[in-house]
A computed fold for a 338-nucleotide RNA from a Candidatus Saccharimonadota bacterium, annotated as Bacterial RNase P class A.
Its mean pLDDT, the model's own confidence on a scale to 100, is 75.
A source record names the gene rnpB.
Its Rfam family is "Bacterial RNase P class A". Gene Ontology terms of the family: tRNA processing, dimeric ribonuclease P complex and ribonuclease P activity. The family's RNA type in Rfam is ribozyme.
The model forms 95% of the base pairs in the Rfam consensus.
Taxonomically the source falls in Candidatus Saccharimonadota (Bacteria, Bacteria candidate phyla).
């Protein structure tokens, strides 16, 4: 340069006119000026958590979701680092990654047989076109064949039969790591596959969402509960007082239900700086950065370029889809220079 891997950024700009929702100020029904006003996903609503009501959810069952190890962290099914196992010449990428030696089921076609019972060819023996036994080495058949590969021995012909080396998981012991697990010895041995199939083991898990849900005093009128062991009042005991919801009206009040709150200060962001391989954590300083309720954050022209996906409605942490073009960092491999 090429070829590729992986992480990030960025998501129109600009003049000029008419507007929309919030704050602050000012001479406050208005107006005036001054300052803010979508996103990296505001998307899907898939997980997890704060918040809130319902009221006890403590135990047991069910249901469901999750599955290597060890850390992050409010919390997770997220997230980093490692184990493993597979891809790839590398960098690096993927993994629904527990248990098939508890039990059950299932294994299409084809094939004799689809898992403990047999045996189509084919080999071997026998009384040889057949038919009976022996054998599982060779062939077909099928995604998968009875489940340990070479060689040698053994045999009528064969087989771990039995022997040598080499492979398997399983047990134990050593030594390395917090762990998963790794390497090295020795024993004992011969188990098809499937759990995204019931199932077993472990761990969590109430429900229900902000249209959650909250908010005067007093005095009438009206409809319910409670009848004592309740309620207030009170640290308790005595004592005293009925208590208390619910709906309507009037007063009072800026207002009192077409209204406020909840609502954006927060597990908040930026820079620093220190621990950590990282995910993250600590500290220190400094920021304030939409809050609507039919729901504002736009419209129109003129240049610069053909310009994506797409619009908050309680908040936050992911994770998952979409996204046209602009660009930066690391790292692998070729090959060319110096």
């Nucleotide at each position: 340069c090429u070829a590729g891997a992986u992480u990030g950024u960025u998501g129109g700009c600009u003049a000029g006119c008419c507007g929309c929702c919030g704050c602050g100020u000012g001479u406050u029904u208005a107006c005036a000026c001054g300052g803010g006003g979508a996103g990296g996903a505001a998307a899907g609503u898939c997980c997890g958590g704060g918040c809130a009501g319902c009221g006890u959810a403590g135990g047991g069952c069910a249901u469901g979701a999750c599955a290597g190890u060890u850390g992050c962290u409010a919390a997770c099914g997220g997230c980093a680092a490692c184990c493993g196992a597979g891809g790839g010449a590398a960098a690096c990428c993927u993994c629904a990654g527990g248990g098939a030696a508890a039990g059950u089921g299932c294994c299409a076609c084809a094939g004799a047989a689809a898992c403990a019972a047999g045996a189509c060819c084919g080999c071997c023996u026998g009384u040889u076109u057949a038919c009976a036994g022996g054998u599982a080495a060779g062939g077909g058949u099928g995604a998968a064949a009875c489940g340990a590969g070479u060689g040698a021995g053994g045999u009528a012909a064969g087989a771990g039969c039995u022997c040598a080396c080499a492979g398997c998981g399983c047990c134990u012991u050593a030594c390395g790591g917090u762990g998963a697990c790794g390497u090295a010895a020795g024993g004992a041995g011969a188990a098809g596959g499937u759990a995204a199939a019931c199932c077993c083991u472990g761990u969590c898990u109430g429900c229900u969402g902000c249209a959650a849900g909250g908010a005067g005093a007093u005095a009438c009128a009206u409809c319910g509960g409670c009848a004592a062991u309740a309620g207030g009042u009170g640290a308790c005991c005595c004592g005293c007082c009925g208590c208390u919801g619910g709906u309507g009206u009037g007063u009072c009040g800026u207002a009192a239900g077409a209204u406020c709150c909840g609502c954006u200060u927060g597990a908040u962001c930026u820079u620093g700086u220190c621990g950590g391989c990282a995910a993250c954590g600590g500290c220190a300083a400094g920021a304030c950065u939409a809050g609507a309720u039919a729901g504002a954050u736009g419209g129109c022209u003129g240049g610069c370029a053909a310009a994506a996906c797409a619009g908050a409605a309680c908040c936050c942490g992911g994770c998952u889809u979409a996204c046209a073009g602009a660009u930066g960092g690391u790292c692998u491999a070729g090959c060319g220079u110096a």